């Protein structure tokens, strides 16, 4: 210098003007809205989206419902080992397998000898292998032996060499693989070494059913708790003749009127609501995830829903994208810029 690997940071900046939301024991000061509960209004001050706020896919907090305890079944999820955590299907560190020259990357990775199913097309055959070929018998047709070789296929009955044979074949032997045992190392997955096994006869598929092991109650902040009572409605009491209906008149009843009560209408009102299994820094323990201790700072909290617009300057010319109960994760989207570590190639010293 080139071409890479892994991880991290940032997510335009500054100033001014106007506007919006929240808070306010700063000032001002009584009004306004409402049926009520309750809420709002001026000036000032402070604060005001993200790394993913997103998808709503997992796990938990919180709330209500269900539930004596235990077991079984069903449903769903997970599936190498150890650790972390409130918990997880997440994370960290490893093991095995696969890929890369390397840094490094990928991996739902238990069981196919419990049982069932499936394996299209091609092919003789997809699991009680004989189509061609080879060998034997036979005049031939054909019969028998044979899994070395050819052919089909994603997959064809361990590989390879020698011996052996009529031809062949784990038929026999060496090595490799596979598999059983023992020893050593490791917490363990497992690794290494040694000894044995050719009955290594029985392919693949479990992200097919299934089996085994472990876990698993439901609904979600429009949860949930409290407060209020206009219209309409039910009941009780009162009032009275001015008007209405039954009814032409009297009484009576109904409705209208007033008060009270019940029930509940209203996306009514208030809380839940943001200080938290949180963040950052340092120290200690640990390879790490993380834990402990100390210190520091903290202000979105709306409910038809604020976080915007304009002007000026600068340059790298600004990507994906907008909170809605809260946390821990995963997944997905993302322009440009910056930093650190590592590995490969070439050149120079």
């Nucleotide at each position: 210098a080139g071409a890479g690997u892994a991880a991290a940071u940032u997510a335009a900046a500054u100033a001014g003007u106007c506007g919006c939301g929240u808070a306010u024991a700063g000032c001002a000061a009584u009004u306004u809205c409402g049926a009520a509960a309750g809420a709002a209004a001026g000036c000032g001050u402070a604060c005001g989206a993200g790394g993913a706020a997103a998808g709503u896919c997992c796990g938990g907090g919180c709330u209500c419902c269900a539930u004596a305890g235990a077991g079984c079944a069903a449903u769903g999820a997970u599936g190498c080992u150890g650790g972390a955590u409130a918990a997880c299907g997440u994370c960290c560190a490893g093991u095995g397998a696969g890929g890369g020259a390397g840094a490094c990357c990928u991996u739902a990775a238990g069981g196919a000898a419990a049982g069932u199913g499936c394996a299209a097309c091609a092919g003789a055959a997809a699991a009680u292998a004989a189509c061609c070929g080879c060998c034997a018998u036979g005049a031939a047709a054909a019969u028998g032996g044979u899994a070395a070789g050819g052919a089909u296929g994603a997959a064809a009955a361990g590989g390879c060499g020698a011996g052996g044979u009529a031809a062949g074949a784990g038929c026999u032997c060496a090595c490799c693989g596979c598999u059983g045992g023992u020893a050593u190392g490791g917490u363990g997955a497992c690794a290494u070494a040694c000894c044995g096994g050719g009955a290594c006869a029985g392919u693949g598929u479990a992200a097919a059913c299934c089996c085994c092991a472990u876990c698993u109650g439901g609904a979600g902040c429009a949860a949930c708790a409290c407060c209020c009572u206009a219209a309409a409605u039910a009941g009780a009491a009162g009032g009275u003749u001015a008007a209405g209906a039954c009814u032409g008149c009297u009484c009576g009843u109904c409705a209208u009127c007033u008060u009270c009560u019940g029930a509940a209408u209203g996306a009514g009102g208030u809380g839940g609501c943001u200080u938290g299994a949180g963040a950052c820094a340092u120290a200690u323990a640990g390879u790490a995830a993380u834990a402990u201790a100390u210190g520091u700072a903290c202000u979105a909290g709306a409910u038809a829903a604020a976080u915007g617009a304009c002007u000026a300057u600068u340059c790298a010319a600004g990507a994906c994208a907008g909170a809605a109960c809260c946390c821990g994760g995963c997944u997905u989207a993302c322009a440009g810029a910056u930093u650190u570590a590592c590995a490969c190639u070439a050149g120079u010293u």
Bacterial RNase P class A, 349 nucleotides, folded computationally. Its mean pLDDT, the model's own confidence on a scale to 100, is 76. It matches the Rfam family "Bacterial RNase P class A". Gene Ontology terms of the family: ribonuclease P activity, tRNA processing and dimeric ribonuclease P complex. It was read from a public genome assembly, where an Rfam model found it. Of the family's consensus pairs, 94% are formed in the model.